[in-house]
């Protein structure tokens, strides 16, 4: 010191998240000692039993009870008598119980704190001191007797004492009053000194020495009280207050005081928060934090408040008294029912309550405290032990060798090897800790006794006593690794990885977030990190968070500038001189308690713990001093401000008054059939006469050009002309005043449009409303019509995207430019200068976009607002409003993100350029018939499986009667149906034939491997590897489709931007191309184009059989048939050939045009192979291979038979066809490419036919298949379901196969269905293309082929063009998308959750008012009645806790019902929003509509 989290990826704001310290904690695993502290934070709830405050016999009557002595009885044991002793219960009588000890209710207060002050006061005991202490009396407790009560307890009567109580006396320096002086001061006065008058005391004890006793003075310690500063949260508390605030005079008090009374004035107190609510004891200190601050207030210490609740007093020096008193009220408890007792927030204990916190222990040895001369007594204060890992601290659980790197355990690429691990066994060494055993403390020094001293306060020497804790700490001997490791973590953040299990299950989970079959995230293992008697988890609370920013934040767009402007308080202020010394700033003084914190030194073996000294306590008071600055006060200035004088521009404001154009209306008047309006329509209007022209009137509203990128205005806003009244603003100038400023909470004016009220008004536009339209609907957008309203006056309203999304002022900080309106200067140009109103720019800022003297920049002041997002500008409450509503403004809950700027991409029913059979022009076809064939759907035992918009359907299949075959039925085998090894044995097997069987298979016979003798082949047995067309193509290699034969895609270096990126690749021509040239922060390369490769289209050359035959010769009926021949066709190697190379325009050029030329071919000549980065989780696990899962007498192998062929029906792809450009019949001409020995088959001969039967040639430029069809030439049929069509259907046949039943082609006789050119839609083709026409080949036994893959024949039309449809390039613009528009998202409904507003009421709290009633004590009065008096009883007043009744107010629970709000994988309705979102979108504000919305109006540009 940070980090994880918002995107696709960046910056950025901005919340949420973690690491870190503490804790009076708690829980979860776990636990071995010991020191040192802590231990009811919850019910101030309620308590059982014990103990927590007594002492004094040296005050006193006296003597119940213990002891002792004496006496009496009595043998003794005992019994009884005796205050005579030591002592003492109850009683009087003194101190003391107001200390300690406890708890935090209550207080927001002079209660705490901290400084002062009392001249306005007390103060037992205790010190100091000056004084005094003589008389005298009457009573009471107690005992005694008697009496009531269950009890607590009382009553009556005799009798008694005091240091109890009372009266006289004496008395002051004491108290009171007058009055004289000194001196000091603070206002009232203090303090002396004195004079006069009044007034007021006392106790004694015991036996010589003390200890009391009274009065007053000082002191000391304890309080009292009064003052300035500081002390929580709410303004949805804004006003309070009558004894209140003064004051005069009584009264009380120790004392001032309205403290209380009587009477007098009307004050007091509050935005510097009165008063009201709400929580809370304060401090010193803990905690945390770099600090400044935040939080907190256990223990320890000071203060305070309290002591069942409440009220009251009374005793006393002190109390409004925790273990006292009275009275009330609540609860509890005893009772004889008639009454009575109690108060653990003292120590222990208990019950409750809680997530939770201890023994009914020991001691008075020590410290302290009462009482007493004094021993002593008392003391749950203390001192210590007990239980608890609550927390600090401190020790151990071994150390050292030891590699067969051991078992064994987990992993693994598995003979192996990695890890657990020197860990362990095993050998040596040590003994804190433990165990036994023995020694064993310090804490203790007194007091009191004797003894000496003394200044009588006390000192100082003797010797004696005393320890709960505890035989404990600690020492020391022996024994022996001997007794003694756990907890949480391992995806990042955060140190730590693998296996099995699981399969959006179960589960984690602080946050991002993991789990849907290979999970380092769940669960378990083995490893491994962390910390250690502890270790997690949770709770709080500080950090981190500069995330309330005094240090230390922001506000164009991210949350935030008020709509604007005068202005009060209040903050802030110009220059000079002087005073002054409040604020600052030095110095001194007090004082800040102890403890703590920190730094020295020390003591417990060390720490923690303690002790000591010192630092600090940043604070407050006093004082002395400086006098730069700030305030205060006087003088003085002029440059801030302001006034004058002289001018200027202008839709700036209010009131009248004119004006002309248009629209509507109304009359007249021409005039006739339509207007109107729209994408197209219709609703309206029109023959009763519309629209259109003219002319004359009516009225309202609003001002065309001028207009501007203009100008005034505080803003809102203002726009024909003109009068009148008015504000401000500038310029110039420098006469006046003399800081007179600046901002501005509160507060007042102003304040667009809607909107309201009341009256006018009313053309035109025009919410709501109404009809036409449009559509799925169309409460809309478009049309026609219309009211409110827009329009005046006058009053409310008080809001807007009221925006420059930018408060107001000041001062400073390079320029360029254009404008409006001043002033200077000039020559007309070019200039200076102020105020305004624009653009671009430097420096700087800013996250960027972007400001950029009109600032978002650098400073000053002084106001406003901000603090995640959503709930919400909502509830409440309040104030404002006639209502609409507006101002102020939260909170439960909910999420983890919402946001802003700017990048790349996708995208748009954005723009721009370009391109493709994309569309136009054309041909020809699907969509309709029958058929074949593919799917899909049924349907079956089974119709195996895959392919599924484009890129699945004549697809994998280039051939399913069986075999294929993966399916299903059934019957069978399990080392298996193939293949390999290893070991053993063996010579059989194949092959034939027989028998069962559907068949595999079984049973039976026959049946001489081979050999170099190793063996090699084969079966037979074991055993190891099998086998799978089973699942995942979302685990995958390969291979392919598609975008797309589109022209892209990317690096390197530089540069440019914090960055993600950009640049190059963009621009300006061209091209089929990112093809090229030009231009540029850019220069280059790469992979794609192109080009190299094939084929074909021309020619040269080389070679000529099986190919050819011109010329020669032979030779046939004929025929390259022969014997020649390379000359031609053609074969097939090699080369030439075409490059915008010449010309001619155009052009910078590239390059493009040309009926140009040559040329077989001309601008890529045509077709092919070839597919860039990538994209679609595209296809394929059934070609093939593969990783994982699963099967194993089976999901595997073999058979036989069926299945893959079914069929109401749908789609796709193709064939034939509807016919005369034709159909049959006859006749006749021309091809290319291919195939062939299990083969093509010539020829003959037979059968209508398929073919059968013979029999040459051919492993092929030889022989063959093989006929080429369309064509041409004849002929015929005449438009008919036909001599068109051929499907269905019977018959009889060929052939292939073991076998055509399901389930083959052919052929041949018969039969002769639909269908007469195809709806909507839709394919495909730009030339040797399209149509059209036959050939031929692969699979194959045969064929479902009309399919595929090829080859020739004949051979076309059209393209004007690029507005649209599809796709697709590139530039650019918008975006709320990025799973990328098949995207995103918005309301109503419906359904569960969940908190929350209203709500008739309803319950319950607390504090106040009013009235009644009113206990105990208080105070005042008293004429009764009692005292010898003091005084006391009684009684009246008054106060006054409670108790009641009542009226409103706050506060919180519960509520039928109701509003709305949130959140929830896969409801419903629609499509507002984000692209021109398909009508731009947003504010305000009105109407209306299921719902988002929609419309009118003003505004905004996001």
């Nucleotide at each position: 010191a940070g980090a994880g989290u918002u995107u696709g990826a960046u910056c950025c704001u901005g919340g949420c998240u973690c690491a870190g310290g503490a804790u009076g904690a708690a829980c979860g695993c776990u636990a071995g000692c010991g020191g040192c502290a802590g231990g009811c934070c919850u019910a101030a709830u309620a308590c059982a039993u014990g103990c927590a405050a007594g002492c004094c016999g040296a005050g006193g009557g006296g003597c119940a009870g213990c002891a002792c002595g004496a006496g009496u009885a009595g043998c003794a044991a005992u019994a009884c008598u005796u205050g005579g002793u030591g002592g003492c219960g109850a009683c009087c009588g003194g101190c003391g119980c107001a200390c300690g000890g406890g708890u935090g209710c209550g207080u927001a207060a002079c209660g705490c704190g901290u400084a002062u002050g009392c001249a306005a006061c007390c103060u037992a005991c205790c010190c100091a001191u000056c004084a005094c202490a003589g008389c005298a009396g009457g009573a009471u407790a107690g005992c005694c007797c008697g009496g009531g009560g269950a009890a607590a307890c009382u009553c009556g009567g005799a009798u008694u004492a005091a240091u109890a109580c009372u009266g006289c006396a004496u008395a002051a320096c004491a108290c009171a009053u007058a009055g004289a002086u000194u001196u000091c001061a603070c206002a009232u006065g203090g303090a002396g000194u004195u004079u006069a008058u009044g007034u007021u005391a006392a106790a004694g004890a015991u036996u010589u020495a003390u200890c009391g006793g009274u009065g007053g003075u000082g002191g000391a310690u304890g309080g009292g009280c009064a003052u300035g500063c500081g002390u929580c949260u709410g303004a949805u508390u804004a006003g309070u207050u009558a004894g209140u605030u003064g004051g005069u005079g009584a009264g009380g008090u120790a004392a001032c005081g309205g403290c209380u009374c009587a009477c007098c004035a009307a004050g007091a107190c509050u935005u510097c928060g009165a008063u009201c609510a709400g929580u809370a004891g304060g401090g010193g200190g803990u905690c945390u934090g770099a600090g400044a601050g935040g939080a907190u207030g256990a223990u320890c210490c000071c203060c305070c408040a309290c002591a069942c609740u409440g009220g009251u007093a009374c005793u006393g020096a002190g109390a409004u008294a925790c273990g006292g008193a009275c009275c009330a009220g609540a609860c509890u408890c005893c009772u004889a029912c008639g009454g009575g007792a109690g108060g653990c927030a003292g120590c222990a204990g208990u019950a409750g309550g809680g997530a939770a916190u201890a023994u009914u222990g020991g001691g008075c040895a020590a410290u302290g405290g009462g009482u007493g001369a004094g021993a002593g007594c008392c003391u749950g204060a203390c001192c210590c032990a007990g239980c608890c890992a609550u927390g600090c601290c401190g020790c151990g659980u071994g150390c050292a060798g030891g590699a067969a790197g051991a078992a064994g355990g987990c992993g693994u690429u598995a003979u192996g090897c990695g890890u657990u691990g020197u860990a362990a066994a095993c050998u040596g060494c040590u003994u804190u800790u433990g165990u036994a055993a023995g020694g064993g403390a310090a804490g203790a020094a007194a007091a009191a006794g004797a003894g000496g001293g003394u200044g009588c306060g006390c000192c100082c020497u003797c010797a004696a006593u005393u320890g709960a804790c505890g035989g404990u700490a600690c020492c020391u001997u022996a024994c022996g690794a001997a007794u003694a490791a756990g907890c949480a973590c391992c995806g990042g953040c955060u140190a730590a990885c693998u296996c099995c299990g699981u399969g959006c299950c179960a589960g984690c989970a602080g946050c991002c977030g993991c789990g849907g079959u290979a999970a380092u995230a769940c669960g378990g293992a083995g490893g491994g990190u962390g910390c250690a008697a502890g270790c997690g988890u949770u709770g709080u609370c500080c950090g981190g968070a500069u995330u309330u920013a005094u240090u230390g934040g922001g506000u164009u767009u991210a949350a935030a500038g008020g709509g604007u402007a005068c202005g009060u308080a209040g903050g802030c202020g110009g220059a000079u001189a002087u005073u002054u010394a409040a604020g600052u700033c030095a110095g001194a003084g007090g004082u800040g308690a102890a403890a703590g914190c920190c730094u020295g030194c020390g003591g417990c073996u060390c720490a923690a713990c303690c002790g000591u000294a010192g630092a600090a306590u940043u604070g407050c008071c006093u004082u002395u001093g400086a006098u730069a600055c700030u305030g205060a006060g006087u003088a003085u200035c002029u440059u801030g401000a302001g006034u004058g004088c002289a001018g200027u521009a202008g839709a700036g404001g209010u009131a009248g008054g004119c004006g002309g154009a248009a629209u509507u209306c109304a009359u007249g008047g021409u005039g006739u059939a339509g207007c109107g309006g729209u994408g197209a329509a219709a609703u309206g209007c029109a023959u009763a006469g519309a629209u259109a022209c003219c002319a004359u009137g009516a009225g309202g509203a609003a001002c065309a050009c001028c207009g501007a990128u203009a100008g005034g205005g505080a803003a809102g806003c203002c726009a024909g002309c003109u009068u009148a009244c008015u504000g401000g603003a500038c310029u110039g100038u420098a006469a006046c005043u003399g800081a007179c400023g600046c901002u501005a909470a509160g507060g007042u004016a102003c304040g667009a449009a809607a909107g309201c009220g009341u009256g006018g008004g009313g053309a035109g536009c025009g919410a709501a409303c109404a009809g036409g339209a449009u559509u799925a609907g169309a409460u809309a957008c478009c049309c026609u019509g219309g009211u409110a309203g827009u329009c005046c006056a006058c009053g409310c309203u008080g809001u807007a995207a009221a925006c420059g999304a930018u408060g107001c002022u000041c001062a400073c900080u390079c320029g360029a430019u254009g404008u409006a309106u001043g002033c200077g200067a000039u020559a007309u140009a070019g200039u200076g200068u102020a105020u305004g109103c624009g653009u671009c720019c430097a420096a700087g800022c800013g996250a960027a976009a972007g400001c950029g003297u009109u600032a978002a920049g650098u400073g000053a002041g002084c106001c406003a607002c901000c603090u995640g997002g959503g709930g919400a500008g909502u509830a409440c409450g309040c104030c404002c409003g006639c209502a609409a509503g507006g101002g102020u403004g939260a909170a439960a809950c909910u999420c983890a993100a919402a946001g802003g700027a700017a990048u790349u991409g996708a995208c748009g029913g954005g723009g721009g350029u370009c391109c493709g059979c994309a569309c136009a022009a054309g041909c020809g076809g699907u969509g309709g018939a029958g058929c074949a064939u593919g799917u899909g759907g049924u349907u079956u035992a089974a119709u195996u499986c895959g392919a599924u918009g484009a890129u699945a359907c004549g697809c994998g299949a280039g051939g399913a009667a069986c075999c294929u075959u993966a399916c299903c039925u059934g019957g069978g085998c399990u080392c298996g149906a193939a293949u390999u090894c290893a070991u053993a044995g063996u010579g059989c097997u194949a092959u034939u034939c027989u028998c069962a069987g559907a068949g595999a298979u079984g049973g039976g016979a026959a049946g001489u491997u081979c050999u170099u003798c190793g063996g090699a082949c084969g079966c037979u047995a074991u055993g190891g590897a099998a086998g799978g067309u089973g699942c995942u193509g979302c685990a995958u290699g390969g291979c392919u489709g598609u975008c797309g034969u589109c022209a892209g895609c990317u690096c390197g270096u530089g540069c440019c931007g914090u960055g993600a990126g950009g640049u190059g690749u963009u621009g300006g021509g061209u091209u089929a191309a990112g093809u090229c040239c030009c231009g540029c922060a850019a220069c280059g390369a790469g992979c794609g184009c192109a080009a190299c490769c094939c084929c074909u289209a021309g020619g040269u050359u080389u070679a000529g059989u099986u190919g050819c035959c011109a010329g020669c010769a032979a030779g046939u009926c004929a025929a390259g048939u022969u014997g020649g021949g390379g000359a031609c066709u053609c074969u097939a190697g090699a080369c030439c050939g075409a490059c915008u190379g010449c010309c001619u325009g155009c052009g910078c050029a590239a390059g493009c045009a040309g009926u140009g030329a040559g040329g077989a071919a001309g601008g890529c000549g045509g077709g092919g192979a070839c597919g860039a980065c990538g994209u679609c989780a595209a296809g394929u696990c059934a070609u093939c291979a593969u990783g994982g899962c699963c099967c194993u007498u089976a999901c595997g192998c073999c058979c036989a038979g069926g299945g893959c062929a079914a069929c109401a029906c749908a789609c796709g792809u193709g064939c034939u066809a509807c016919a005369a450009u034709g159909g049959c019949c006859c006749g006749u001409a021309c091809a290319g490419a291919g195939g062939g020995u299990a083969g093509c088959u010539a020829c003959a001969c037979u059968g209508c036919g398929a073919g059968g039967u013979g029999a040459a040639g051919c492993c092929a430029a030889u022989c063959u298949c093989a006929a080429a069809a369309a064509g041409c030439g004849g002929g015929u049929c005449u438009c008919a379901g036909u001599u068109c069509g051929g499907a269905u259907u019977g018959g009889a046949g060929u052939c292939u196969g073991c076998a055509a039943c399901u389930c083959g082609a052919c052929u041949c006789c018969a039969u002769g269905a639909a269908g007469u050119u195809g709806g909507a839609a839709u394919c495909g083709c730009u030339a040797g293309u399209a149509a059209u026409c036959g050939c031929g080949c692969a699979u194959c036994a045969g064929c479902u082929a009309u399919g595929g893959c090829g080859c020739g024949g004949u051979g076309a039309a059209u393209a004007c063009g690029u507005u649209c449809c599809c796709g697709g390039a590139c530039c650019u613009u918008g975006u709320a998308c990025a799973c990328a528009c098949c995207g995103c998202c918005c309301g109503u409904c419906a359904a569960g959750c969940c908190a929350u507003g209203g709500g008739a009421g309803u319950u319950g709290g607390g504090a106040g008012g009013a009235c009644c009633u009113g206990a105990a004590g208080g105070u005042c009065g008293u004429u009764g009645c009692u005292g010898u008096a003091a005084g006391g009883c009684g009684c009246g007043a008054u106060u006054u806790a409670g108790g009641g009744u009542u009226a409103a107010a706050c506060c919180a629970g519960c509520g039928a019902c109701u509003g709305g709000g949130g959140c929830u994988a896969a409801g419903u309705c629609g499509u507002a929003a984000c692209a021109a979102g398909g009508u731009a979108g947003c504010c305000g504000u009105a109407c209306c509509g299921g719902a988002a919305g929609g419309u009118g109006u003003g505004g905004c540009u996001g």